[in-house]
This is a predicted structure of a 691-nucleotide part of an RNA (large-subunit ribosomal RNA, domain II) from a Spirochaetia bacterium. Lineage of the source: Bacteria > Pseudomonadati > Spirochaetota > Spirochaetia.

Context: one part of a larger RNA
RNA sequence: GCCUGCGAGUUACGAUGUAUAGCAAGGUUAAGGCAUUGUAGUGCCGGAGCCGUAGGGAAACCGAGUGUGAAUAGCGCUGUUAGUUGUAUGUCGUAGACCCGAAGCCAAGUGAUCUAGUUACGUGCAGGUUGAAGCGGCGGUAACACGGCGUGGAGGACCGAACCCUAGUCUGUUAAAAAAGGCAGGGAUGACAUGUGACUCGGAGUGAAAGGCUAAACAAACUUGGAAAUAGCUGGUUCUCCCCGAAAUGCCUUGAGGGACAGCCUCUUCCAAAGAUGUUGGAGGUAGAGCACUGGAUGGACUAGGGGGCUUCACCGCCUACCAAACCCAAUCAAACUCCGAAUGCCAACACCCAACGGGAGGGAGUGAGACUGCGGGCGAUAAGGUUCGUGGUCAAAAGGGAAACAGCCCAGACCGACAGCUAAGGUCCCUAAAUACUGCUCAGUGUAAAAUGAUGUGUGAGUGCGAAGACAGCCAGGAGGUUGGCUUAGAAGCAGCCAUUCCUUAAAAGAGUGCGUAAUAGCUCACUGGUCGAGUACCCACGCGCAGACAAUGUAACGGGGCUAAGCAGUAUACCGAAGCUUCGGAAUCAUAGCUUGUAACCAAGUUAUGGUUGGUAGGGGAGCAUUCCGUGCACCGAUGAAGGCGUGCUGAGAAGUCCGCUGGAGGAAACGGAAGAGAGAAUGCAGGU
Numbered sequence: 001g002c003c004u005g006c007g008a009g010u011u012a013c014g015a016u017g018u019a020u021a022g023c024a025a026g027g028u029u030a031a032g033g034c035a036u037u038g039u040a041g042u043g044c045c046g047g048a049g050c051c052g053u054a055g056g057g058a059a060a061c062c063g064a065g066u067g068u069g070a071a072u073a074g075c076g077c078u079g080u081u082a083g084u085u086g087u088a089u090g091u092c093g094u095a096g097a098c099c100c101g102a103a104g105c106c107a108a109g110u111g112a113u114c115u116a117g118u119u120a121c122g123u124g125c126a127g128g129u130u131g132a133a134g135c136g137g138c139g140g141u142a143a144c145a146c147g148g149c150g151u152g153g154a155g156g157a158c159c160g161a162a163c164c165c166u167a168g169u170c171u172g173u174u175a176a177a178a179a180a181g182g183c184a185g186g187g188a189u190g191a192c193a194u195g196u197g198a199c200u201c202g203g204a205g206u207g208a209a210a211g212g213c214u215a216a217a218c219a220a221a222c223u224u225g226g227a228a229a230u231a232g233c234u235g236g237u238u239c240u241c242c243c244c245g246a247a248a249u250g251c252c253u254u255g256a257g258g259g260a261c262a263g264c265c266u267c268u269u270c271c272a273a274a275g276a277u278g279u280u281g282g283a284g285g286u287a288g289a290g291c292a293c294u295g296g297a298u299g300g301a302c303u304a305g306g307g308g309g310c311u312u313c314a315c316c317g318c319c320u321a322c323c324a325a326a327c328c329c330a331a332u333c334a335a336a337c338u339c340c341g342a343a344u345g346c347c348a349a350c351a352c353c354c355a356a357c358g359g360g361a362g363g364g365a366g367u368g369a370g371a372c373u374g375c376g377g378g379c380g381a382u383a384a385g386g387u388u389c390g391u392g393g394u395c396a397a398a399a400g401g402g403a404a405a406c407a408g409c410c411c412a413g414a415c416c417g418a419c420a421g422c423u424a425a426g427g428u429c430c431c432u433a434a435a436u437a438c439u440g441c442u443c444a445g446u447g448u449a450a451a452a453u454g455a456u457g458u459g460u461g462a463g464u465g466c467g468a469a470g471a472c473a474g475c476c477a478g479g480a481g482g483u484u485g486g487c488u489u490a491g492a493a494g495c496a497g498c499c500a501u502u503c504c505u506u507a508a509a510a511g512a513g514u515g516c517g518u519a520a521u522a523g524c525u526c527a528c529u530g531g532u533c534g535a536g537u538a539c540c541c542a543c544g545c546g547c548a549g550a551c552a553a554u555g556u557a558a559c560g561g562g563g564c565u566a567a568g569c570a571g572u573a574u575a576c577c578g579a580a581g582c583u584u585c586g587g588a589a590u591c592a593u594a595g596c597u598u599g600u601a602a603c604c605a606a607g608u609u610a611u612g613g614u615u616g617g618u619a620g621g622g623g624a625g626c627a628u629u630c631c632g633u634g635c636a637c638c639g640a641u642g643a644a645g646g647c648g649u650g651c652u653g654a655g656a657a658g659u660c661c662g663c664u665g666g667a668g669g670a671a672a673c674g675g676a677a678g679a680g681a682g683a684a685u686g687c688a689g690g691u
Base pairs, nucleotide, nucleotide: 001691002690003689004688005687006686011095012094013093014092015091016090017089018088019087020086021085022084023083026051027050028049032045033044034043035042036041055062056061065077066076067075068074098236099235101233105226106225107224108223109222110221116200117199118198119197120196121195122194123193124192125190127159128158129157130155134151135150136149138147139146163187164186165185168183169182170181171180202218204214205213206212239625240624241623242622243621244620249262250261252259253258263367264366265364266363267362268361269360270359271358275353277351278350279349280348281347282346288340289338290337294334295333296332298330299329300328303324305323306322307320308319309318310317370395371394372393373392374391375390376389377388378387379386400411401410402409415587416586417585418584420583421582422581426577427576428575429562430561431560435574436573437572438571439570440569441568447564453548454547457545458544459543460542461541463539464538465537466536474532475531476530477529478528480505481504482503485499486498487497511526515524516523588615589614590613591612592611593610594609595608596607597606598605599604626680628677629676630675631674632673633672637669638668645664646663647662648661650659651658652657
């Protein structure tokens, strides 16, 4: 892991609903007793007590009223009647209360054979080294001191086995070992090591102190008990079908992953409403817009005040490319501005449509972590698969088709069956169901990722200038004189620099010069003009589709792939494909309406027919059933001519399931109608056994 078995809403009492039965202004007995019986039990007594029949008040008390109050006022509560006792069942309370699960708390005990410390009595420490004090001669001193030699054998002394230890490293890590082995290392006469006996313990011991150790897990040992501690937490919770079907919000919470109340779901009952659309009538200050208010902000004009300058002995006064209030003009900005002001939405009335909706009371819930997406905002960075509101949608709790794949996007809501049809989104070259025709665009494989920005890409439309009085481009020719303008300068002559109404003349035209060039000249060229040529040319704007900008990590890898010049993009037309959508055929359940039959005094219930609707579903509510064990009816039924159980085929039912037959098995089983439950297994790191 698998298989088999076991494995979780129970029971008692109380409360409150629902269903049902009895009796009813009443209902009912409890303990106990009597009778009967083989027992369980049954029948009859037993009215104590309880609930109801009257309420109000704290109470006295009053009473269809009463309390408050001065009140005959007002106000509060009550009053024009149905209960009660069983049984079943929903839920709640008290109990372990659906099951399993803590870490812990407390009590009483058991532990120092491990380990910590102490204690009594013992034991052990190869070998080697060093050589303290003391002592003895000798030297030395006045005497000491002192020196040297010898002797001596001290030391938490030295080196190093046994013994004890472990700072490092390697191995081991399902180990040889639940702490070891190898190498190297420290101590090794001591605060040493060790044996045996004894003593100290659970908020206590012991501790050269690490929260260490106290029998292989110690910030409070172990055993048993309180005890099924508690667990707002996690996990698990067993057959079927049918109807409805949520929430992830508000407020409060030592509250935030829990609750209470409300909201939303369901069931019962009563009432009679709800919604869509249209018309009419309302309230309102958003979007937009505006500047009339409140504020912000720009330019100008005008002009207080200020700064600066001038003048004056001072005052007065003058100037101002400075700053600037108010007013004026122009042009603006605003969630907390408004002279204005929608669309929607909201509130009503009426009309029409409508089965499904709405409201009250009561029983039962779940939810109170939401997610993405469109739109309107806040926060953030006009970031986030961000966060927080509002308003829709989808998912959640929704399958099907499309988007290659893809909860939240697009289409569309699956009762069951069919080898029938039509469509939606999206598609129609092949993978892969289905397509053709026409008009344009694109050449970039753009399509099949991206910006600022850049560019005679290309198509369409518009504008302006020039142009047969000849444009644009090319070619031929001219491009001059005063003059080397003046100044400056070594020089400055169109062309270093400065100045200048940069002028005049000849002309078809020619700058006191566009660029190159020279030391300065020279030279080349341009503007400008003529000729040649013979038809458009130059600039600019808007739009469509393209180009560059364009660099990422395993492997093409930015169309799903092949591949495509359309099989790309834009448009037109007509087809087709395409879903569990819609239709067709057959069937089921349920609801409404109408009818029929039976029962009933009636309401109504059951059955049936027709028409129409409905039938996705998590939490959850409601309804109807299947199966298991035991009991009653019942000494009745089945069974050796073969029970239960097992194996297998078939049949029936919407399903849980039922059943015929065959084989096996070898002694019990069980229909129907009722009753009672140890009543259904795949999950709980479930428990036990097997493998």

The coordinates come from a structure-prediction model, not an experiment, and the mean pLDDT is 84. It matches the Rfam family "Bacterial large subunit ribosomal RNA".